Overview: The RNA shown here (transfer RNA) has 73 nucleotides and comes from a Candidatus Levyibacteriota bacterium. Lineage of the source: Bacteria > Bacteria candidate phyla > Candidatus Levyibacteriota. Rfam family: tRNA. Rfam classes the family as a transfer RNA. Its family is annotated with triplet codon-amino acid adaptor activity in the Gene Ontology. The coordinates come from a structure-prediction model, not an experiment, and the mean pLDDT is 81.
RNA sequence: CGGGGAGUAGCUCAGUUGGUAGAGCGCGCGGUUUGGGACCGUGAGGUCGAAGGUUCGAGUCCUUUUUCCCCGA
Numbered sequence: 001c002g003g004g005g006a007g008u009a010g011c012u013c014a015g016u017u018g019g020u021a022g023a024g025c026g027c028g029c030g031g032u033u034u035g036g037g038a039c040c041g042u043g044a045g046g047u048c049g050a051a052g053g054u055u056c057g058a059g060u061c062c063u064u065u066u067u068c069c070c071c072g073a
Base pairs, nucleotide, nucleotide: 001072002071003070004069005068006067007066010025011024012023013022019056027043028042029041030040031039049065050064051063052062053061
């Protein structure tokens, strides 16, 4: 320098054809227990890496940019 992939909750990741952003673990509260763990119930937590564009509507499509990984030179 060229090609490909990844960035979404604290962590690991889903999100199908553009139509209300989710799961597991973790965390708070409650139940159960002598207590803890386990289990059950419930709740909080997100500008979807950044900027712009298209659209009635964008995590998803287009452009630019940034960080990381792989391949090639």